[in-house]
A computed fold for a 343-nucleotide RNA from an uncultured Actinomycetes bacterium, annotated as Bacterial RNase P class A.
It matches the Rfam family "Bacterial RNase P class A". The family's RNA type in Rfam is ribozyme.
């Protein structure tokens, strides 16, 4: 110098003028403080908080799937095994059972699980081609896939039928908390594949969610008392398209709350490969609901332009975290890998 792999960070920047929401102060006028993001987005998966249901096992359902660790969980994370991609950094994996059981395996091919079309050999019959019976699974051919690979030996042809090596089972020793490695003896090959098909195994799961709940609490209807009128001689008593009152319950409208100190964040420090935890300081960093966060203008940076000028990814909180995914213009930094070349 080239070409590449990984992981991380900025996401325009100060100023003024007007304005918008919470909050504090103030009799007010008005001040003064803070005011979106790495994803607030998707709502896909854990949980915190609410409420509802629950003696106790147990069936259905869903979900999760190599080991071992991290967390409050978790389908996350981190290390590690195994597989598989790449010369290599790295990266991918939905990575538990196919002798518990059912099922399916398109086209092609004889045959997709006890199969033989071509072929090889033998025997018979024929003069021959060639038929027919048994034998065989080494060639060919057909698929994604076809009953261990290779090579001898062997045979009438042939075959784990036998050897050697590779492969696979079982066993036993060693290595690791494991998953798995690895050495060795044995066997003699043991009838595919799919479970993201139903299934089995093993673990984990009640429901529904801030429109959660929880509080105040118009109007209208709605009861209960007084009162008023009618019936009546009087008293109870009972009626009312009457009347005004008070006073109940119920919870619409609408208002409060929950609401923002938090499994927070920043710093430094120990423990551990890490992922995470421990400790000590320091900070306060939206909480609107009609749903605030915005408009003007100056200078600088950046792209685009010859220039005037014009523009500045994606993308906007809605109960909060912890994850995954998706979407982002431009622009830094950091580690590693191959090649080539100079020293």
């Nucleotide at each position: 110098a080239g070409a590449g792999u990984c992981g991380c960070c900025c996401g325009g920047a100060u100023c003024a003028c007007c304005g918008c929401g919470u909050u504090a102060c103030g009799u007010a006028a008005g001040u003064a403080c803070c005011g979106a993001g790495g994803a607030a987005a998707g709502u896909c998966c854990g949980g915190a908080c609410u409420c509802c249901a629950c003696a106790g096992a147990g069936c259905a359902a869903a979900g999760u799937g190599g080991u071992g660790g991290c967390u409050a969980a978790c389908a996350g994370c981190c290390a590690c095994u195994c597989g598989g991609a790449g010369c290599a950094a790295u990266c991918c994996g939905c990575a538990g059972g196919a002798c518990a059981g059912u099922g399916c395996c398109a086209c092609a091919g004889a045959a997709a699980a006890u199969u033989a079309c071509c072929g090889c050999c033998a025997a018979u019959a024929g003069a021959a081609a060639u038929a027919u019976u048994g034998g065989u699974a080494a060639g060919g051919g057909u698929g994604a896939a076809a009953c261990g690979g290779c090579g001898g030996u062997g045979u009438a042809a042939g075959a784990g039928a036998c050897c050697a090596c590779c492969g696979c089972a079982u066993c036993u020793g060693c290595a690791g908390u494991g998953a798995u490695g690895u050495a060795g003896a044995u066997g003699g090959c043991a009838a595919g594949g799919u479970a993201a098909a139903c299934c089995c195994c093993a673990c984990u799961u009640g429901g529904a969610g801030c429109a959660a709940g929880a509080c105040c609490a118009a109007a209208a209807a709605g009861g209960u008392g007084a009162u008023g009128a009618g019936c009546u001689g009087c008293u109870c008593g009972u009626u009312c398209u009457a009347u005004u009152c008070a006073c109940c319950a119920g919870g619409u409208a609408g208002g409060u709350u929950g609401c923002u100190u938090g499994a927070a964040u920043c710093u430094g420090u120990a423990a551990g490969u890490a992922a995470u935890u421990g400790c000590a300081g320091a900070u306060c960093u939206a909480g609107a609901u009609g749903g605030a966060u915005g408009g003007u203008g100056a200078u600088c940076c950046c792209u685009c332009g010859c220039a005037a000028g014009a523009g500045g990814a994606c993308a906007g909180g809605a109960u909060c975290c912890g994850g995954c995914u998706u979407a982002u213009a431009g622009g830094g930094c950091g580690a590693c890998u191959c090649u080539u070349c100079u020293u």

The coordinates come from a structure-prediction model, not an experiment, and the mean pLDDT is 75. It was read from a public genome assembly, where an Rfam model found it.